[in-house]
Notes:
A computed fold for a 75-nucleotide RNA from a Candidatus Woesearchaeota archaeon, annotated as transfer RNA. Its Rfam family is "tRNA". Rfam links the family to the GO term triplet codon-amino acid adaptor activity. Rfam's curators write: Transfer RNA (tRNA) molecules are approximately 80 nucleotides in length. By type it is a transfer RNA. It was read from a public genome assembly. The organism belongs to Candidatus Woesearchaeota, within Archaea.
RNA sequence: GCGGGUGUGGUGUAGUCUGGCUAACAUGCAAGCCUGUGGAGCUUGAGAUCGCGUGUUCGAAUCACGCCACCCGCU
Numbered sequence: 001g002c003g004g005g006u007g008u009g010g011u012g013u014a015g016u017c018u019g020g021c022u023a024a025c026a027u028g029c030a031a032g033c034c035u036g037u038g039g040a041g042c043u044u045g046a047g048a049u050c051g052c053g054u055g056u057u058c059g060a061a062u063c064a065c066g067c068c069a070c071c072c073g074c075u
Base pairs, nucleotide, nucleotide: 001074002073003072004071005070006069007068010027011026012025013024020058029045030044031043032042033041051067052066053065054064055063
């Protein structure tokens, strides 16, 4: 230099193909219930403007373009 993949709460993922439903699930965190205490279990809550920017569109995590970071391959 060229090609491919990945990027979404603290962490691990789904959702993207086919644009619109409260961005979902698990785990972690906080409070409460329960318990002799703790753990387990149950209930509730906080936490992501979806890597960044621009564009398309009535409407973008999702489509287009550019860029950034990481990983793999090629020269």